Predicted 3D model of a 346-nucleotide part of an RNA (small-subunit ribosomal RNA, central domain) from an uncultured soil bacterium. The RNAcentral record of the full RNA draws on Greengenes and SILVA. The prediction has a mean pLDDT of 87.
Context: one part of a larger RNA
RNA sequence: UUGGGUUUAAAGGGUGCGUAGGCGGGGUGGUAAGUCAGUGGUGAAAUCCUGCAGCUUAACUGUAGAAUUGCCAUUGAUACUGCCAUUCUUGAGUACGCUGGAUGUGGGCGGAAUGUGCCGUGUAGCGGUGAAAUGCUUAGAUAUGGCACAGAACACCGAUAGCGAAGGCAGCUCACAACGGCGAAACUGACGCUGAGGCACGAAAGCGUGGGGAUCGAACAGGAUUAGAUACCCUGGUAGUCCACGCCGUAAACGAUGAUCACUCGUCAUUGGCGAUACACUGUCAGCGACCUAGCGAAAGCGUUAAGUGAUCCACCUGGGGAGUACGGCCGCAAGGCUGAAACUC
Numbered sequence: 001u002u003g004g005g006u007u008u009a010a011a012g013g014g015u016g017c018g019u020a021g022g023c024g025g026g027g028u029g030g031u032a033a034g035u036c037a038g039u040g041g042u043g044a045a046a047u048c049c050u051g052c053a054g055c056u057u058a059a060c061u062g063u064a065g066a067a068u069u070g071c072c073a074u075u076g077a078u079a080c081u082g083c084c085a086u087u088c089u090u091g092a093g094u095a096c097g098c099u100g101g102a103u104g105u106g107g108g109c110g111g112a113a114u115g116u117g118c119c120g121u122g123u124a125g126c127g128g129u130g131a132a133a134u135g136c137u138u139a140g141a142u143a144u145g146g147c148a149c150a151g152a153a154c155a156c157c158g159a160u161a162g163c164g165a166a167g168g169c170a171g172c173u174c175a176c177a178a179c180g181g182c183g184a185a186a187c188u189g190a191c192g193c194u195g196a197g198g199c200a201c202g203a204a205a206g207c208g209u210g211g212g213g214a215u216c217g218a219a220c221a222g223g224a225u226u227a228g229a230u231a232c233c234c235u236g237g238u239a240g241u242c243c244a245c246g247c248c249g250u251a252a253a254c255g256a257u258g259a260u261c262a263c264u265c266g267u268c269a270u271u272g273g274c275g276a277u278a279c280a281c282u283g284u285c286a287g288c289g290a291c292c293u294a295g296c297g298a299a300a301g302c303g304u305u306a307a308g309u310g311a312u313c314c315a316c317c318u319g320g321g322g323a324g325u326a327c328g329g330c331c332g333c334a335a336g337g338c339u340g341a342a343a344c345u346c
Stems, first nucleotide, its partner, number of pairs: 003318004007300002012314001014201004021194003025088007033081002035077008049065006091191001092188003096183005103177007110154001114150008125136002162169002206247006216240001220236004258313006266291003270287006295302002319346003328339004
């Protein structure tokens, strides 16, 4: 390389939108580029292969054929693909009706808890631990009552639940915006799928500027523990945690399972619709789960939400270490990210 693979052995891009490209539903007509068939030309000779012949044989040589899988021209075929025209509705979409949700953005409001301040009651401890100590406290702490302020997070409901492309999303409420599902079948008429580059989004931590700072809390300090203890435990505590704007662009970004379509037993539970309603149940569509048949799998297991059977497109893998390192390039304020080797070694 051909191939074989990608849940866990190496391997699915963090996620979406989408450019080029690749692939693409049914009917009719045309064309004949791909495709198929015939014919002609060309495809040097030698070599290779086959038959025969010549040196006593062989090597070697001669001769005839085959081959040269190709290219060009021409004449036909028209199933499939392409192209052109026309048409259809089941794929896709639009409009209509019903409906769903912690979907997003911005604003307003609420109570509990925590901390702090002030006032009152009250007196000797509080706090913390395995046990202690550091710490706080007669300048009146802890506890308790009242008032006020601040910031952050929203108990119960709450779920094995819901929504979102992923990251993720939870007090109540308002506004705006987006989306899904179902029903029906009015409209468009293949408008589709995937998607190298590209663009956008992207937890936490981190960075810049300006705010904010209750709690928790890297670093740091002290107290313990210990042989030591740069830890685990305790008392404090800065950055940060929060907000606005701008960067960063990474995660066990996980279902460790790319997207789309079709097909292939059942049972149970649940969410949202719809139908008939007899309010027991039952049918159907879309989701979220559990167990299992066939089948698959090295096994664990998967099993209509496939890791089964097929199709299209993309991404990725090819022994371990060296190494996600070096160098170069691009990006970034930086931290660093992306791309990404080799020597050597087993």